[in-house]
């Protein structure tokens, strides 16, 4: 110094979607109307910045060998899957960045 672990501080994408039940009020009470940014559950369609998969170059091992090759295996990400996880506003989370204080050298 670099990395960890704690303090503060910045931090983006994407649905206020639909459908069902279940509450709570009124009224002409077998329905009807409101409230609903509540809760549970399910359909579809999206997002990529907790965490996870994947992969290039290149290196190295075996095979084969005039040449040209083949097979394995190591290997990055903010790339890419979208498993998990998010999708109204707040709240919370958030990769990464900045202070700071500590450990380490």
């Nucleotide at each position: 110094c670099a990395g960890a672990c704690c303090c503060g501080g910045g931090g983006a994408g994407a649905g206020u979607u639909c459908c069902g039940g279940c509450g709570c009020g009124g009224g002409c009470c077998a329905c009807c109307c409101g409230c609903a940014c509540g809760c549970c559950g399910g359909a579809c369609g999206c997002c990529g910045a907790a965490g996870g998969g994947g992969c290039a170059a290149g290196c190295g091992c075996u095979c084969a060998c005039c040449u040209c090759g083949a097979g394995c295996g190591c290997g990055a990400a903010a790339c890419u899957c979208u498993c998990a996880g998010g999708c109204a506003a707040a709240a919370g989370g958030g990769a990464c960045c900045c202070g700071g204080a500590c450990u380490c050298c």